[in-house]
RNA sequence: GGAGUCGGCCAGGCGGCCGCGCUUCGCACCGUGGCAGGCUUCGUGCCGGCCCGGUGUGCGGUGAGGAAAGUCCGGACUCCAUCGGGCAGGGUGCUGGGUAACUCCCAGGCGUGGUGACACGUGGCAAGCGCAACAGAGAGCAGACCGCCCGGGCAACCGGGUAAGGGUGAAACGGUGAGGUAAGAGCUCACCAGCACGGCGGGUGACCGUCGUGGCUAGGCAUGCCCCACCCGGAGCAAGGCCAAGCAGGGAGAGGGCGGCCCGUCCGCUCCCGGACCGAUGGUCCGGGGAUACUCCCAGGUAGGCCGCGCGAGGCAGCGGGUAACCGGUGUCCCAGAGAGAUGGUCGCCACCCGUGGCCGGGUAACCAGCCACGGGAACAGGAUCCGGCUUACCGGCCGACUCCUCCC
Numbered sequence: 001g002g003a004g005u006c007g008g009c010c011a012g013g014c015g016g017c018c019g020c021g022c023u024u025c026g027c028a029c030c031g032u033g034g035c036a037g038g039c040u041u042c043g044u045g046c047c048g049g050c051c052c053g054g055u056g057u058g059c060g061g062u063g064a065g066g067a068a069a070g071u072c073c074g075g076a077c078u079c080c081a082u083c084g085g086g087c088a089g090g091g092u093g094c095u096g097g098g099u100a101a102c103u104c105c106c107a108g109g110c111g112u113g114g115u116g117a118c119a120c121g122u123g124g125c126a127a128g129c130g131c132a133a134c135a136g137a138g139a140g141c142a143g144a145c146c147g148c149c150c151g152g153g154c155a156a157c158c159g160g161g162u163a164a165g166g167g168u169g170a171a172a173c174g175g176u177g178a179g180g181u182a183a184g185a186g187c188u189c190a191c192c193a194g195c196a197c198g199g200c201g202g203g204u205g206a207c208c209g210u211c212g213u214g215g216c217u218a219g220g221c222a223u224g225c226c227c228c229a230c231c232c233g234g235a236g237c238a239a240g241g242c243c244a245a246g247c248a249g250g251g252a253g254a255g256g257g258c259g260g261c262c263c264g265u266c267c268g269c270u271c272c273c274g275g276a277c278c279g280a281u282g283g284u285c286c287g288g289g290g291a292u293a294c295u296c297c298c299a300g301g302u303a304g305g306c307c308g309c310g311c312g313a314g315g316c317a318g319c320g321g322g323u324a325a326c327c328g329g330u331g332u333c334c335c336a337g338a339g340a341g342a343u344g345g346u347c348g349c350c351a352c353c354c355g356u357g358g359c360c361g362g363g364u365a366a367c368c369a370g371c372c373a374c375g376g377g378a379a380c381a382g383g384a385u386c387c388g389g390c391u392u393a394c395c396g397g398c399c400g401a402c403u404c405c406u407c408c409c
Stems, first nucleotide, its partner, number of pairs: 001405010012350007020063004025058007033051003037047003065380001069391002072389005077236004089232005094108005109122005123227002128225002130221002140173001145166002147162006174192006193217001195214008240307004249298005256270005261264001271289008314333004319328003352377008361368002
């Protein structure tokens, strides 16, 4: 100087003008609202005060993200169900640790890829069952298409042996060498690789190292059923709780007026309307003066309102423990809480990135940096109960650790 790997952070700044949500305080107006009061011509009249609520307005305060997103996992919280256990169903899956919990994170083991930093993967197919297109002679336990060898035949060819060679395929059942044989073959032997079992050593463990024995090779798929171990009750802030208009529902009062008590739709007196009869300015009797209205109360609960609703597994800075994830403790800070949903627009200056041009500079070179001008760019994206993750989207920039190549000292 070049090419990379991994991790962390930022997500333009300042100002002018206009605008938005929530909110402390103040002011104005409004209310079949609540509370107590004054005046009075006594009428359901008039007058202000305090509280509550609403609307507007003024000055302040405050107002999205690294992913607020997808809603894929896990939890908090709420309601319902619940003695305990099992079956079914679902989930997770190397080991150890972290955590409220996790399909998350950290550290490690093994395998694969990469020169490397590093990345990716991860229980069990020598428990059982099952599956494997096409090609190929043959696909799960073996298998003769060509070839090779033996026998027969004049020959074409036929019968047999053979997995060393060729061919097909994603996959054809250890490798090298020697012996052996008609030709061959773990058929035998040596070494190597792999496997099972046993011993010893290391490690908390996954696992690793080593020694011995065995037989000769055990293939793939568990995201096919399955086996093993562990975990899981259901619904979700439209959870759930409180207040509650109107309509509908239930109950009580009241039965022409007055009075009475033993308080009943009771008793006495009496009024009005209609009718019938009689001995007729009167008397007797019958029916009505009802009710679906009005006033008050009640429960559930709709519209609507309020709570839940933001002090939290919280942020930041030291300290201590731990390789780390993370944990503990100290100090400090308060940081959206809405109505289907507010944080924006514009202008100026500065900063950033890209391209072109100019002026130079460093260096042998590759290459690197500075200043000025012009043109262009400046992303993804918006909370809705909250929190921890994962995944996905994203113009660009900054920082740290590490690797490889080349050159110089």
Annotation:
Predicted 3D model of a 409-nucleotide RNA (Bacterial RNase P class A) from a Nitriliruptoraceae bacterium. Its Rfam family is "Bacterial RNase P class A". By type it is a ribozyme. Its mean pLDDT, the model's own confidence on a scale to 100, is 78. The model forms 93% of the base pairs in the Rfam consensus. The sequence was found by an Rfam model in a public genome assembly.